Molecule: c-di-GMP-I-GGC riboswitch aptamer
Organism: Alicyclobacillus contaminans DSM 17975
RNA sequence: CAUGAACAGGGCAAACCAGUGGAAACGCUGGGACGCAAAGCCACGGGUCUAAGGGUAAAACCUAUGAUCGCCGGGUUGCCACGA
Numbered sequence: 001c002a003u004g005a006a007c008a009g010g011g012c013a014a015a016c017c018a019g020u021g022g023a024a025a026c027g028c029u030g031g032g033a034c035g036c037a038a039a040g041c042c043a044c045g046g047g048u049c050u051a052a053g054g055g056u057a058a059a060a061c062c063u064a065u066g067a068u069c070g071c072c073g074g075g076u077u078g079c080c081a082c083g084a
């Protein structure tokens, strides 16, 4: 550097439930395991979600500065083993 998840030590934690923050998406804490060889970290590019705000008689509708890294790509760090 690349490959793999057999070996060893293990790690993380979907849905759902309770509490909690938030307008919401969603986050956090506890429980819980669908899965994951980076399901460690980063919002840099794309995608997706929400729409407080704007708009309206009311709607329709518009929009990210919000969110998602367990959507994809990228960046970055890392255990074990085989190989170079």
Stems, first nucleotide, its partner, number of pairs: 001083001003081002011036002016031006034070001040076003044073003047068003053062002